[in-house]
């Protein structure tokens, strides 16, 4: 400069902020228990979001091996054949899964963030 090759899905964690629950203050009402509203994330929490460079698990691609169907798909070939071989499935067995400094600025129907723009500009 070109080809090429999951940069894949779930759970969960760092971490997130505030929609809802809960806590908590404040003011009505109530003999009280408690209930309306309003505020507070400089509230430990619970729903919720959440990592390429965080952790598992399952799954994709590759190669091999063995069964499977033989009515169906492709080549070969052929005594008009049901042979071979390969494409399909399916078990299993092994490979890959590596490495990885990284803003600012936006984005998001709660709303923030290690999310999304991003393995991005950059650097080295």
């Nucleotide at each position: 400069u070109c080809u090429a090759u999951u940069c894949g899905c779930u759970u969960c964690u760092a971490g997130g902020g505030u929609u809802c629950c809960g806590g908590u203050c404040u003011u009505g009402c109530g003999c009280a228990a408690g209930u309306a509203a309003g505020g507070u994330g400089u509230c430990u929490g619970g729903u919720c979001c959440a990592a390429g460079a965080g952790a598992g698990g399952c799954a994709g691609c590759c190669g091999c091996u063995u069964u499977g169907a033989a009515a169906a798909c492709u080549g070969c070939g052929a005594u008009u054949g049901u042979g071979c071989a390969g494409g399909c499935a399916a078990a299993g067995c092994a490979g890959u899964c590596a490495c990885a400094c990284g803003g600012c600025g936006g984005g998001a129907a709660a709303a923030a963030a290690g999310c999304c723009c991003g393995g991005g500009a950059g650097a080295g």
This is a predicted structure of a 124-nucleotide RNA (Guanidine-I riboswitch aptamer) from Stenomitos frigidus ULC18. NCBI's taxonomy places the organism under Bacteria, Bacillati, Cyanobacteriota, Leptolyngbyaceae, Stenomitos frigidus. Rfam family: Guanidine-I riboswitch aptamer. On this family, see Barrick et al., Proc Natl Acad Sci U S A 2004: "New RNA motifs suggest an expanded scope for riboswitches in bacterial genetic control". Of the family's consensus pairs, 96% are formed in the model.